[in-house]
Molecule: FMN riboswitch aptamer (RFN element)
Organism: Faecalibacterium prausnitzii
RNA sequence: UUUCAGGGCGGGGUGUGAUUCCCCACUGGCGGUAAAGUCCGCGACCACCUUUCACAGGUGCUGACCCGGUGCAACUCCGGGACCAACGGUAUAGUCCGGAUGCAAGAAA
Numbered sequence: 001u002u003u004c005a006g007g008g009c010g011g012g013g014u015g016u017g018a019u020u021c022c023c024c025a026c027u028g029g030c031g032g033u034a035a036a037g038u039c040c041g042c043g044a045c046c047a048c049c050u051u052u053c054a055c056a057g058g059u060g061c062u063g064a065c066c067c068g069g070u071g072c073a074a075c076u077c078c079g080g081g082a083c084c085a086a087c088g089g090u091a092u093a094g095u096c097c098g099g100a101u102g103c104a105a106g107a108a109a
Base pairs, nucleotide, nucleotide: 001109002108003107004106010024011023012022013021025095026094027085028084029042030041031040032039037083038082046060047059048058049057050056065081066080067079068078069077087098088097089096
């Protein structure tokens, strides 16, 4: 410098209206470490500050796990049972639409 860099609502019920409620279902960014959505760290989102604005930088905020087994070593593997998921919109949304053909941890060449 260039390229890449987030997945998931299918069925049924109620209702004027719901992929938003209820029942069942489905998904899991990046680095580290015994292979991780839940450990440690980071990014994104959001708020504020510096800046005329923007770019850029800074500060803050930021969810959730246990039991058993194997093993030198696992909150990472195997078995079982749980839990979590920004903001705006809309019948109340992790899964729809939107900011976003964006930003970016980082990966590759």